[in-house]
Molecule: transfer RNA
Organism: Firmicutes bacterium UBA1768
RNA sequence: CGGGGUGUAGCGCAGCUUGGUAGCGCAGCAGGCUGGGGGUCUGUUGGUCGUGAGUUCAAAUCUCACCACUCCGA
Numbered sequence: 001c002g003g004g005g006u007g008u009a010g011c012g013c014a015g016c017u018u019g020g021u022a023g024c025g026c027a028g029c030a031g032g033c034u035g036g037g038g039g040u041c042u043g044u045u046g047g048u049c050g051u052g053a054g055u056u057c058a059a060a061u062c063u064c065a066c067c068a069c070u071c072c073g074a
Stems, first nucleotide, its partner, number of pairs: 001073007010026004020057001028044006050066005
């Protein structure tokens, strides 16, 4: 320098193909069971969807540029 992949809650990820309420597990918080711990059950908090712009009635999703990490090639 060229090409590919990844970026979504504290952590690990799904959702993107086919635009239409942003989800799952773990963790956190509150409570029940237990003498306590552990375990389990119920409820619940937490998101500018990497950044910016464009298209659209509507964008995590489509388009463009950029950033970070990573792989391949030179």